This is a predicted structure of a 117-nucleotide RNA (Glycine riboswitch aptamer) from a Pseudomonadota bacterium.
[in-house]
RNA sequence: CUGACAGCGCGGGAGAGUCCCUGCGGUCCGCCGGUGAGCAAUUCGCCAGUGGCCCACAGGGCGCCGAAGGAGCAACCGCCCCGGAAUCUCUCAGGCCAACGGACCGCGCCCCGUCGA
Numbered sequence: 001c002u003g004a005c006a007g008c009g010c011g012g013g014a015g016a017g018u019c020c021c022u023g024c025g026g027u028c029c030g031c032c033g034g035u036g037a038g039c040a041a042u043u044c045g046c047c048a049g050u051g052g053c054c055c056a057c058a059g060g061g062c063g064c065c066g067a068a069g070g071a072g073c074a075a076c077c078g079c080c081c082c083g084g085a086a087u088c089u090c091u092c093a094g095g096c097c098a099a100c101g102g103a104c105c106g107c108g109c110c111c112c113g114u115c116g117a
Stems, first nucleotide, its partner, number of pairs: 001116001003115003007109006017062001019061005025055002028052004033047005063096003069092001070090003076084003
């Protein structure tokens, strides 16, 4: 000297079932019963039962994705032994509406740290 890496901030950022079953709970809608307030009502509120859509969580099942992480091979690099090494491969983990996350890319900051000139 930001020159590189690391770190921090901002922005961009893909893929694949909102799958099935069970359990439990919740919002909403309907039915029915009871009850309270109204002069009364097809009104308003509360409680119990029941049916349905949807959603969340937990467990199980099948399918799928690869760009957190992890693992494997390798072009290549270094050079005693051997070691490093991907966007490739695997899918342990993670993920399959949205959100979160997200390899990588861009911009800025940062000599606190490592390397380099």

Overview:
Lineage of the source: Bacteria > Pseudomonadati > Pseudomonadota. Of the family's consensus pairs, 90% are formed in the model.